[in-house]
Context: one part of a larger RNA
RNA sequence: CUGGGCGUAAAGGGUCCGUAGGCGUUUUGCUAAGUUGAUUGUUAAAUCCAUCGGCUCAACCGAUGACCUGCAAUCAAAACUGGCAGAAUAGAGUUCGAGAGGGGAAAGUAGAAUUCCUGGUGUAGCGGUGACAUGCGUAGAUAUCAGGAGGAAUACCGAUGGCGAAGGCAGCUUUCUGGACCAAUACUGACGCUGAGGUACGAAAGCGUGGGGAGCAAACAGGAUUAGAUACCCUGGUAGUCCACGCCCUAAACGAUGUCGACUAGCUGUUGGGUUCAUAAAAGAACUUAGUGGCUCAGCUAACGCGUUAAGUCGACCGCCUGGGGAGUACGGCCGCAAGGCUAAAACUC
Numbered sequence: 001c002u003g004g005g006c007g008u009a010a011a012g013g014g015u016c017c018g019u020a021g022g023c024g025u026u027u028u029g030c031u032a033a034g035u036u037g038a039u040u041g042u043u044a045a046a047u048c049c050a051u052c053g054g055c056u057c058a059a060c061c062g063a064u065g066a067c068c069u070g071c072a073a074u075c076a077a078a079a080c081u082g083g084c085a086g087a088a089u090a091g092a093g094u095u096c097g098a099g100a101g102g103g104g105a106a107a108g109u110a111g112a113a114u115u116c117c118u119g120g121u122g123u124a125g126c127g128g129u130g131a132c133a134u135g136c137g138u139a140g141a142u143a144u145c146a147g148g149a150g151g152a153a154u155a156c157c158g159a160u161g162g163c164g165a166a167g168g169c170a171g172c173u174u175u176c177u178g179g180a181c182c183a184a185u186a187c188u189g190a191c192g193c194u195g196a197g198g199u200a201c202g203a204a205a206g207c208g209u210g211g212g213g214a215g216c217a218a219a220c221a222g223g224a225u226u227a228g229a230u231a232c233c234c235u236g237g238u239a240g241u242c243c244a245c246g247c248c249c250u251a252a253a254c255g256a257u258g259u260c261g262a263c264u265a266g267c268u269g270u271u272g273g274g275u276u277c278a279u280a281a282a283a284g285a286a287c288u289u290a291g292u293g294g295c296u297c298a299g300c301u302a303a304c305g306c307g308u309u310a311a312g313u314c315g316a317c318c319g320c321c322u323g324g325g326g327a328g329u330a331c332g333g334c335c336g337c338a339a340g341g342c343u344a345a346a347a348c349u350c
Base pairs, nucleotide, nucleotide: 003322004321005320006319007304008303012318014201015200017198021194022193023192025088026087027086028085029084030083031082033081034080035077036076037075038074039073040072041071042070049065050064051063052062053061054060091191092188093187094186097182103177104176105175106174107173108172109171110154115149116148117147118146119145120144121143125136126135162169163168206247207246208245209244210243211242215241216240220236221235222234223233258317259316260315261314262313263312266295267294268293269292270291271290272289273288274287275286276285277284299306300305323350324349325348332343333342334341335340
């Protein structure tokens, strides 16, 4: 020396799938690559170490022994890892059945509301603000009634609730389609876990082409405010927001907590399913299973807190961190239409 860490101090990749690789259930036999033991050979000398000796001592020198932790060969062992062959079913998957869901895609459709247009009634204001003003209105507005157009979003239900890998998903109907859960037989027989590279998906904004455009609204214009006001407030208003196709690939992409598996007191709510009891039926009670919340024991933690949905106790695999600034920048490379993204330093400085 054989490192310590990653909820908030630096640090979990935005998410899935999956290649190589790493790791991998029970059992029988064989094997002997890893592993273990023994023997042999080799491991130059000097050096180091031990003992003895020579220079008056020492340094120095000489002799003997030990060491040379390695490599190879031969023989042996067979528990573990590996390999081969056989078997198993607790992991994983398939099948029969039932129910839940804003999971996804496409098409259709409904009712409120805003705006605009047309017509009627009606007259001097409306609108807006802390207060004004810009603005709209006698060419008839605001208000109100009837009709029409068009776009976008779906009040109530609604939830601390549901679904999805994440991003995310909400009126209703139909079609197509993915996943999870429960229960019970039967089947396959380790088919598994993780996953460098890689593929796919990935809010908003932004970009390209073509549509669409009600409301909202960067930019912009005007009015206020103010010492100023390139703002906050007001009146307008274009990109954009919407659709189709194609890009972009980033977020406080957050649970700031990677995925999978096992184990470790409980209490309480809620969602989906099941069993038993109860009941005329419903409501209900107990248990169980998969989620989703609150509180808490042990334990952990610097503390805050976490606490069977772990940040507890362990295992497998991946990603990442290593003082602050310079800097997620320069250069180079790859990607992109661009905007830019990914990868990623150093000088210098504290």
Molecule: small-subunit ribosomal RNA, central domain
Organism: uncultured bacterium